This is a predicted structure of a 170-nucleotide RNA (Lysine riboswitch aptamer) from a marine sediment metagenome. The RNAcentral record of the sequence draws on MGnify. The model forms 95% of the base pairs in the Rfam consensus.
[in-house]
RNA sequence: UAGAGGCGCGAAUUUCAAUGAGUAUCAUGGCCUAGAUUGGGGUAUCUCAAUCCAUGAAAAAGGUGUAUUCGCCGAAGCAAUGGUCCUCCCCAGGAUUAUUUGUCUGGUAUCUUGUUUAAGAGACAUGGUACUUUUGCAGCAUAGGUGCCCACCCUUGCAGUAAAGCGCUA
Numbered sequence: 001u002a003g004a005g006g007c008g009c010g011a012a013u014u015u016c017a018a019u020g021a022g023u024a025u026c027a028u029g030g031c032c033u034a035g036a037u038u039g040g041g042g043u044a045u046c047u048c049a050a051u052c053c054a055u056g057a058a059a060a061a062g063g064u065g066u067a068u069u070c071g072c073c074g075a076a077g078c079a080a081u082g083g084u085c086c087u088c089c090c091c092a093g094g095a096u097u098a099u100u101u102g103u104c105u106g107g108u109a110u111c112u113u114g115u116u117u118a119a120g121a122g123a124c125a126u127g128g129u130a131c132u133u134u135u136g137c138a139g140c141a142u143a144g145g146u147g148c149c150c151a152c153c154c155u156u157g158c159a160g161u162a163a164a165g166c167g168c169u170a
Stems, first nucleotide, its partner, number of pairs: 001170003006073001008072005014067001016065002025057006035046003039091004076105002078102002080099007106132006113125004133164005139158003144153004
């Protein structure tokens, strides 16, 4: 520098579908009586408030699957630190982004527990199980080669064991 693993990884102002949800919200009427503005506090603003019931109308986003396209094989995820945003401030939380950072993780599926979420979906983390990739060690069989009858090299297949990507092959 170029490649391999396989239901391989990630992304998208993209298509369609379900869920979200008859939920939020709005209108009318009623009940009730001091709250509401992200979780707490302060400040400020609003307030026949908030909650609940009935009737009518009625979403959206994130996430998921499908189709398509693109970038790739530490693809990527997680953790830590910093920045920006969600609010005027503080703490906490969430989203996003950067890092010359890391005692982490090869990959897939599934299960327990926990976090997140509307969610028994999905994602993430710990642990278990199964399958699988690469390399090392050693064993059996096998085509070929070398020395000479038993060893070595090597091709292919099977099974075992240990480890992991800053790895493996050319």